[in-house]
RNA sequence: CCAGUCGGUCGAGCGGCCGCGGGGUUGGGCAACUGGCCUCGAGGAAAGUCCGGGCUCCACGGGAACACGGUGGCGGCUAACGGCCGCCGGGGGCGACCCCAGGGAUAGUGCCACAGAGAGCAGACCGCCCGGCGUGCCGGGUAAGGGUGAAAGGGUGCGGUAAGAGCGCACCGCGCGGCGGGCAACCGUUGCGGACCAGGUAAACCCCACCGGGAGCAAGACCGAAUAGGGACGGCACGGCGGGACUUCGGUCCGGUCAGACCAGUUUUCGGGUCGCCGUCCGGGUUGGUUGCACGAGGCGUCCGGCGACGGGCGUCCCAGAUGAAUGGUCGCUGCGGGCGGCGGCUUCGGCUGCGGCCCAGACAGAACCCGGCUUACAGACCGACUGGGCUC
RNA sequence: GCUCCCAUCGUCUAGUGGUCCAGGACACCGGCCUCUCACGUCGGUAACAGGGGUUCGAACCCCCUUGGGAGCGCCA
Numbered sequence: 001c002c003a004g005u006c007g008g009u010c011g012a013g014c015g016g017c018c019g020c021g022g023g024g025u026u027g028g029g030c031a032a033c034u035g036g037c038c039u040c041g042a043g044g045a046a047a048g049u050c051c052g053g054g055c056u057c058c059a060c061g062g063g064a065a066c067a068c069g070g071u072g073g074c075g076g077c078u079a080a081c082g083g084c085c086g087c088c089g090g091g092g093g094c095g096a097c098c099c100c101a102g103g104g105a106u107a108g109u110g111c112c113a114c115a116g117a118g119a120g121c122a123g124a125c126c127g128c129c130c131g132g133c134g135u136g137c138c139g140g141g142u143a144a145g146g147g148u149g150a151a152a153g154g155g156u157g158c159g160g161u162a163a164g165a166g167c168g169c170a171c172c173g174c175g176c177g178g179c180g181g182g183c184a185a186c187c188g189u190u191g192c193g194g195a196c197c198a199g200g201u202a203a204a205c206c207c208c209a210c211c212g213g214g215a216g217c218a219a220g221a222c223c224g225a226a227u228a229g230g231g232a233c234g235g236c237a238c239g240g241c242g243g244g245a246c247u248u249c250g251g252u253c254c255g256g257u258c259a260g261a262c263c264a265g266u267u268u269u270c271g272g273g274u275c276g277c278c279g280u281c282c283g284g285g286u287u288g289g290u291u292g293c294a295c296g297a298g299g300c301g302u303c304c305g306g307c308g309a310c311g312g313g314c315g316u317c318c319c320a321g322a323u324g325a326a327u328g329g330u331c332g333c334u335g336c337g338g339g340c341g342g343c344g345g346c347u348u349c350g351g352c353u354g355c356g357g358c359c360c361a362g363a364c365a366g367a368a369c370c371c372g373g374c375u376u377a378c379a380g381a382c383c384g385a386c387u388g389g390g391c392u393c
Numbered sequence: 394g395c396u397c398c399c400a401u402c403g404u405c406u407a408g409u410g411g412u413c414c415a416g417g418a419c420a421c422c423g424g425c426c427u428c429u430c431a432c433g434u435c436g437g438u439a440a441c442a443g444g445g446g447u448u449c450g451a452a453c454c455c456c457c458u459u460g461g462g463a464g465c466g467c468c469a
Base pairs, nucleotide, nucleotide: 001389002388003387004386005385006384007383008382009381010380012334013333014332015331016330017329018328020041021040022039023038024037025036026035027034028033043364047375048374050373051372052371053370054369055216056215057214058213068212069211070210071209072208073087074086075085076084077083088102089100090099091098092097103207104206108205109204110201111200112199125146126145127142128141129140130139131138132137133136154172155171156170157169158168159167173196174193175192176191177190178189179188180187181186220291221290222289223288230282231281232280233279234278235277236276239258240257241256243254244253245252246251260275261274262273263272265270284468285467286466298317299316300315301314302313303312304311305310337360338359339358340357342355343354344353345352346351394465395464396463397462398461399460400459403419404418405417406416411449421437422436423435424434425433442458443457444456445455446454
């Protein structure tokens, strides 16, 4: 200098003018209202709503199981996770490094189209070998070779054989066991097994392990306006809830609280009616306000522990809160990028660079209860670590 | 804001791993019929929303993106 890998930061700055939303403060006015000043005011993804939590309500004696859904190497981090970190195994790259829904296919079931002789407890189309005869057919053996296919029941070599074949042997692979290392996934080594058990598919059913009660701020609470304060069904106390004392732990007692009250019939059990309260649905009305709601698993700096994700200590800061929904528009200067000319320097003649001029561009996108992640979109700019190659000293 | 569903010729749809360069109806185009049009008849054009993954193989299974649709408020 060229090509590349990984990680991180920013995503224009300053000023003038005109505006917008929240909070505070101070004037004018009887009031409606109106003016000044100060301060704060979008993002790395606020997005998709794909995961996980906080919070709130509902349901529920506790636990377990079934069903359904999700996750899937091992260890750790975390409030939790399908996230992150470290490691293991497999694959790709010369390398830095990158990718993997990465449990189980000897628990069982299903499927494998077309082609092909044969596709799942194999299979003789061609070929090879043996036999027979009517000499180009029949019978038998054979998975080494050809052909089909995504896939043809281990691979290489030697022996063996009529030809072949784990038929025999050596090595590799596979399975089982022992030993050593590691928390573990796993790694190394060694012995045995050729009745080596036999393809793929689980983002097919399924099996194993683990996780999950449901709904969502339009949750939930309060106030106001309006309406038929309408109708149907169900529930409403020998009980429930929480507190105290005693106890042989089985209960007993005390006081509190919770929407039930009344009428008639009936010996009682019990069923009926009226009013009230609660819940669901139909019908009706309305399209208002307050709260939840801005101090939080919070930001920044620094020190310590840890390879790291992360954790702990100390200091410091307060940092949007709208509800048709604010955070903007315009002008000037500066800075960055691209293009076209001008003047100059260096050069390995490919280019590199200094000064000044004109033009163009400046992305993706916008909070709506909050937080941790993932994914997706993004003009560009900068920083750090590392890899491969070339040249020079 | 939250929750859920859908996407196949121009339109309505079938297809639920292979027999599908995706079938049918209406529409469109061309030929035949007719004096002409219509009807009828024969033939043709035309689609899996986009990208990635699993699988030998994807319209179909999984993930992401895009587009469309539906429901959910408060009071008595």
Description
Two RNAs folded together computationally: RNase P RNA and transfer RNA, 469 nucleotides in total. Rfam match: Bacterial RNase P class A.